[in-house]
Context: one part of a larger RNA
């Protein structure tokens, strides 16, 4: 030096565990904000660095309800206190709530500086700033505006990616859409939205890559309405007047709302039906919460829930904890009970949206609109034979014997009634709250984060971004002694079932480093 055996050091794999995650389900909630939010700064405790809570009334104050013995957060010990005259704790409603921040009296390098006016008084402090609204924040979902490129086409330009990403604005618990100037086709349907299908069809397309409907059918849900105008009345202004009025314009009230045209108007008939909303009562639900069955002994053991023996409950044998493995030890579970605000439903009252017939002379029925030309966009449709919808520029009607559509255009026929508005449900989402689930993870996994993590740290900055869990059933966390300079460490002693469980603490693999012994060169 090598090999082997034994015993260690080192290291932190593996096993077991879970305090944290992940993905869903069912409900709730879907907002907060000038009455100052979200988010922070600084304070605040007997001693107090951090976290948590709170705000100069500062780990808290008040009221009501619950609850029933200890409490003074994480956080031990000490000290001082509180509490059956009901504390701590839980719920609801209030009070207080410094400074910054939309930040809003002015300024400013956020958490600071400096004023004005009024009122009050303690004379340097306190309160206030005409009324109403807006502003800012917030996860996704939604609507609108602006709007790429990589990429694919095996290159690339039309095309695609994609109206995606990104940016901006706006709203709601949903949003948007919506009660036919619809779809159809010789038959009809009857607002919108969403799902399945039709269908990868009809189409479109350097007819390449690709893109890609609708009708119809089946379901979910289901709900319809209001103005403008004609006409009538009032009022204001202007003009005019023979002072009686009249005309025009604006505003207000009544009236009226559609395609089988309807309405005004004229005439007739009649006083019907009973929507929303409000109030009251009852029931159900609803915060904290309440009741809640049934077991003992033996043995082993450090410990019984294990073993053995004999019982018991069950509308409760879901689950968790307890010194190993508990239906009957504890918390719970099944099943019942309970109430404030509020919610829902029902009933009653108030309330008063809403309605008919005929006539056909006259009047009304949404204008820089429809249409057309030029140029864009949408749609399955890339300019095509290209309709329909939309609109930047130009042009520009009709008036119910009207007008629009049915994929160039024309005729017939059919369907509808544009140029005003509102509308629940079925649908989308989950930052947040409650209950629950998992052939999801188990500390290099699962969130970046199981732990004081968006922390430490890096960067001028935008931004990037970790590592780090486990003594034991219980601290019983090692009194005391010896060695030592020692608050290091070791040896005794003691605790424990165990200390090779001793805080660098469960298990403790490998690499790597030793010690002893054996064999061997």
């Nucleotide at each position: 030096g090598g090999c082997g055996c034994a015993c260690g050091g080192g290291g932190g794999a593996u096993g077991c565990c879970u305090a944290g995650g992940c993905u869903c389900u069912c409900a709730g909630a879907g907002a907060c904000g000038a009455a100052g939010a979200a988010g922070g700064a600084c304070g605040u405790g007997c001693u107090a660095a951090g976290c948590u809570g709170c705000g100069a009334a500062a780990a808290g104050c008040u009221a009501c309800g619950g609850g029933g013995a200890a409490c003074u957060g994480c956080c031990a010990a000490g000290g001082g206190g509180u509490u059956u005259a009901g504390a701590u704790c839980c719920g609801u409603a209030g009070a207080u709530a410094u400074c910054c921040g939309a930040a809003u009296g002015g300024g400013g390098c956020a958490a600071c500086c400096c004023a004005u006016c009024c009122c009050g008084c303690u004379u340097g402090c306190g309160g206030g700033a005409a009324c109403a609204a807006a502003g800012g924040u917030c996860a996704a979902c939604c609507c609108a505006c602006u709007g790429a490129a990589c990429u694919g086409a095996a290159a690339c330009a039309u095309c695609u990616a994609a109206g995606u990403a990104a940016g901006u604005g706006g709203a709601g618990g949903a949003a948007g859409a919506g009660a036919a100037a619809a779809u159809a086709a010789u038959a009809a349907u009857g607002a919108u939205u969403c799902c399945c299908u039709a269908a990868g069809u009809a189409g479109u397309g350097g007819c390449g890559a690709g893109c890609g409907a609708a009708c119809g059918g089946g379901g979910a849900a289901g709900a319809g309405c209001c103005c403008a105008a004609a006409c009538c009345g009032g009022u204001u202004a202007u003009g005019u007047u023979u002072c009686g009025g009249c005309a025009u314009a604006g505003c207000c009230g009544g009236g009226g709302u559609u395609g089988u045209a309807g309405g005004a108007c004229u005439g007739c008939a009649a006083c019907a039906u009973g929507a929303a909303a409000u109030u009251a009562a009852a029931a159900u639900u609803g915060a904290a919460g309440u009741u809640g069955a049934a077991c003992u002994a033996u043995c082993u053991g450090g410990a019984a829930a294990g073993u053995u023996a004999g019982g018991c409950a069950a509308c409760a044998u879901a689950g968790g904890g307890u010194g190993a493995a508990a239906g009957c030890c504890c918390c719970g579970u099944a099943a019942a009970c309970g109430u404030a605000a509020g919610a829902u439903u029902u009933u009653a009252a108030u309330g008063g949206a809403u309605a008919g017939c005929a006539g056909g002379a006259u009047c009304c029925u949404g204008a820089g609109u429809a249409g057309c030309g030029c140029g864009g966009g949408g749609u399955c449709g890339g300019a095509g034979a290209c309709g329909c919808c939309u609109u930047g520029c130009g042009u520009g009607a009709a008036a119910c014997u009207g007008c629009c559509a049915g994929c160039a255009c024309c005729a017939u026929c059919u369907g509808g009634u544009a140029a005003g508005g509102c509308u629940a449900a079925a649908u989308a989402c989950u930052a947040c709250u409650g209950a629950g689930a998992g052939a999801c993870c188990g500390a290099u996994a699962g969130u970046g984060a199981a732990c004081c993590a968006g922390u430490a740290c890096u960067g001028u900055g935008a931004a990037g971004g970790a590592a780090a869990g486990g003594u034991g059933a219980a601290a019983a966390g090692a009194a005391u002694c010896u060695u030592g300079a020692a608050c290091a460490a070791a040896g005794a002693a003691g605790u424990u079932a165990a200390a090779u469980a001793g805080a660098a603490c469960c298990u403790g693999a490998a690499a790597c480093c030793g010690u002893g012994c054996g064999c061997u060169u």
Notes
RNAcentral holds the full RNA, with entries from ENA. Large-subunit ribosomal RNA, domain I from a Sphingobacteriales bacterium, 521 nucleotides, folded computationally. It matches the Rfam family "Bacterial large subunit ribosomal RNA". Gene Ontology terms of the family: structural constituent of ribosome and ribosome.